RNAcentral holds the full RNA, with entries from SILVA. A computed fold for a 354-nucleotide part of an RNA from a freshwater metagenome, annotated as large-subunit ribosomal RNA, domain IV. The coordinates come from a structure-prediction model, not an experiment, and the mean pLDDT is 86. Its Rfam family is "Bacterial large subunit ribosomal RNA". Gene Ontology terms of the family: structural constituent of ribosome and ribosome.
[in-house]
Context: one part of a larger RNA
């Protein structure tokens, strides 16, 4: 020197990104116990006081002898002097620094953001605001259900049957969920436009007996093959509706008030409709340490406001919230070797001989 411990003057977070780590609380009885609440909680709030031996009285409560009292007269029922147990409390007394005398054994408190909550998760660098969750709602299934697995047979669903079952989103409770159906989707509808195989065969085409022709060759029935117009023709799509707890979107200019300033107000382009309530510099804000008020001697975090929301926002919920949280932020009490700043002990190395 490293590690693992132990103590420490005076200060007590000045350390640090952060009180990390450390130390400080502890049990048990008794006194007290706020805001806020979903009235159960909060709550071991917070804060406080006692605690060991001895000795003394012994309560209430057990149990029950004798005895009394009632009856339906019994191995009955109630009360219950003694005895016998009981240990709370109260008194007194005593010993150390110190009595839960060791161990083992919550620190606590304000404030906020996010999740309602117990749970669940990255075996082996994340436990968390991510999943999950009761509740909420859309939407499919009428049973040989839908949905899934299987090539089949079969099987799950379910030995259920719409107060079941599957999928989706949302996530407790509470106040609520605003506009827009022009596009996509998804339901319905069927008049019309389109349209496939199929069915049809108007015609063509090769071939070829024959016919004509001196000839070259033309023409050319029937069959055989090929190819094929109208002409029927279902869902689809076009088309008409409905539909947002389906996918999604939810505006621009200019102007105007008797100081300025700002615009309830008007104009005017476009839109399928131009974002309602609540909420806002937020887990969302670039500028940006906005600006103002609170903490601090000092505050790019923090709380409370304002709104100029680059870019919130209403079940990819909107806002709130008691309870809870080995979770995040920020502030305060207590108490520390986190520091000011280090020291000294014990231990196991490390270093020398072996």
């Nucleotide at each position: 020197c490293u590690c693992u411990c132990g103590u420490u003057a005076a200060g007590g977070a000045a350390c640090u990104c952060g009180g990390c780590a450390a130390a400080u609380u502890a049990g048990c009885u008794c006194c007290g116990u706020a805001a806020c609440u979903u009235a159960g909680g909060g709550a071991u709030a917070a804060g406080g006081a006692g605690u060991g031996c001895c000795u003394a009285u012994u309560a209430a409560g057990g149990u029950g002898u004798a005895a009394a009292u009632c009856c339906u007269c019994g191995c009955g029922a109630u009360u219950g002097a003694a005895g016998c147990u009981g240990a709370a409390a109260u008194a007194g007394g005593u010993u150390g620094c110190a009595a839960u005398g060791a161990a083992a054994u919550g620190a606590c408190c304000c404030a906020c953001g996010c999740g309602a909550c117990u749970g669940u998760u990255u075996a082996c660098c994340a436990a968390a605001a991510a999943c999950a969750c009761a509740g909420g709602u859309c939407u499919c299934u009428g049973c040989u259900a839908a949905a899934c697995c299987g090539c089949a047979a079969g099987g799950u669903g379910a030995u259920g049957u719409a107060u079941a079952g599957g999928g989706g989103c949302u996530g407790a409770c509470g106040c609520c969920u605003g506009c827009c159906c022009a596009g996509u989707g998804c339901u319905g509808g069927a008049a019309g436009g389109u349209c496939a195989a199929u069915a049809g065969g108007a015609g063509a085409u090769g071939u070829c007996a024959g016919u004509c022709g001196c000839a070259a060759g033309a023409c050319a029935a029937a069959g055989c093959a090929u190819c094929g117009a109208a002409u029927c023709g279902a869902a689809g799509c076009c088309c008409c509706a409905g539909u947002g707890a389906a996918c999604g979107g939810c505006g621009g200019c200019c102007g105007u008030a008797a100081c300025u300033a700002u615009a309830a107000c008007g104009g005017u382009c476009c839109u399928a409709a131009g974002g309602u309530a609540g909420c806002g510099a937020a887990a969302u804000u670039c500028c940006u340490u906005g600006u103002c008020g609170g903490g601090u001697a000092a505050g790019u975090u923090c709380c409370g406001a304002c709104c100029c929301g680059c870019a919130c926002g209403a079940a990819a919920g909107g806002c709130g919230u008691a309870a809870c949280g080995a979770a995040g932020u920020g502030g305060g009490u207590a108490c520390u070797g986190u520091c000011u700043c280090a020291a000294c002990g014990a231990g196991a190395g490390a270093c020398u001989c072996g």